RNA sequence: AAGAUCCACUAGGGGAGCAUAUGUGCUGAGACGGGAAACCGGACCCUUUGAACCUGAUUGAGUUAAGACUUGCGGAGGAAAGUGAUGAAUCGAAUUC
Numbered sequence: 001a002a003g004a005u006c007c008a009c010u011a012g013g014g015g016a017g018c019a020u021a022u023g024u025g026c027u028g029a030g031a032c033g034g035g036a037a038a039c040c041g042g043a044c045c046c047u048u049u050g051a052a053c054c055u056g057a058u059u060g061a062g063u064u065a066a067g068a069c070u071u072g073c074g075g076a077g078g079a080a081a082g083u084g085a086u087g088a089a090u091c092g093a094a095u096u097c
Base pairs, nucleotide, nucleotide: 001096002095005093006092007084008083009082010081011047012046013045014044017026018025019024032041033040034039053078054077055076059072060071061070062069
């Protein structure tokens, strides 16, 4: 000097399934707690370089006890962003030159 791979802050977007003998078990980053309900709180993931998540979809094929998983549909249609690398008490790191 560079720097979006990671991280932090602020703001925002999300989902919470299946089985069960209700003890718990499975997958997953996440399946949580309170409440009669509305809703509230927490964790986790994602934010345009966007497959977090939603729609098609009670989806096609394989597979499973069922979620889950593999692959197709498919980069099809949607989907939520800024700051911090210099200076000021604190106010990035790896890495590269």
A computed fold for a 97-nucleotide RNA from Weissella kandleri, annotated as TPP riboswitch aptamer (THI element).
The sequence is in RNAcentral, with records from Rfam and Ribocentre.
NCBI's taxonomy places the organism under Bacteria, Bacillati, Bacillota, Bacilli, Weissella.
The prediction has a mean pLDDT of 76.
The model forms 100% of the base pairs in the Rfam consensus.